[in-house]
RNA sequence: CUGGAAAUAGAACAACUGGUAGUUUACCCGCAUUGGAAGCGGGAGGUUGCAGGUUCGAAUCCUGCUUUCCAGA
Numbered sequence: 001c002u003g004g005a006a007a008u009a010g011a012a013c014a015a016c017u018g019g020u021a022g023u024u025u026a027c028c029c030g031c032a033u034u035g036g037a038a039g040c041g042g043g044a045g046g047u048u049g050c051a052g053g054u055u056c057g058a059a060u061c062c063u064g065c066u067u068u069c070c071a072g073a
Stems, first nucleotide, its partner, number of pairs: 001072007010025004019056001027043005049065005
C1' cells in the first nucleotide's frame, strides 16, 4: 500500500433481513448466616468508536475518518 473482519454497560458477548438496546459476570441494597462465601430477591450503570447521509423511524443501510486483528505485496 491492497483486500477482509471487528468496535454495544467495568469485563465478556447478544440483538433472528430497520420498529422498546438485552444476557452473563462484576458493582450496590436486602434476605439468609455466629460471621463470611455460595444461594435467593431487587437496583443502578449505554449519546451502540467518531462525523455526516438515507428514512416516519438507524446498533442495523450508505459515505468518510480513527483504532485493533487477519491475509497478501
The RNA shown here (transfer RNA) has 73 nucleotides and comes from a Flavobacteriales bacterium. Its Rfam family is "tRNA". The family's RNA type in Rfam is transfer RNA.